Notes
c-di-GMP-I riboswitch aptamer from a Deltaproteobacteria bacterium, 80 nucleotides, folded computationally. The coordinates come from a structure-prediction model, not an experiment, and the mean pLDDT is 81. NCBI's taxonomy places the organism under Bacteria, Pseudomonadati, Myxococcota, Myxococcia.
RNA sequence: CUCUGAAAAGGCCAAACCCGUUGUGAGGCGGGGACGGAAAGCUACGGGUCUCAAGGAUGCGAGACAGCCGGGUUGCCUGA
Numbered sequence: 001c002u003c004u005g006a007a008a009a010g011g012c013c014a015a016a017c018c019c020g021u022u023g024u025g026a027g028g029c030g031g032g033g034a035c036g037g038a039a040a041g042c043u044a045c046g047g048g049u050c051u052c053a054a055g056g057a058u059g060c061g062a063g064a065c066a067g068c069c070g071g072g073u074u075g076c077c078u079g080a
Base pairs, nucleotide, nucleotide: 002080003079005077012037013036017032018031019030020029021028022027035067041073042072043071045070046069047068048065049064050063051062052061
């Protein structure tokens, strides 16, 4: 440097659900909680899914999801 994740160590993240909070909403954040995860770190670039009060008028526009699949980028341990 490349590939790998069978076994192992030290750690890491945290689905559903519950509580609080925030948003119109999808959702976000904090606490509890663990179904899982080797990028379940970061990034809305492509696809996908979802939402929309007011404006507008039928998908325009504006948003959400990175734990849906790809892409980009950074990275721990292990084995070869």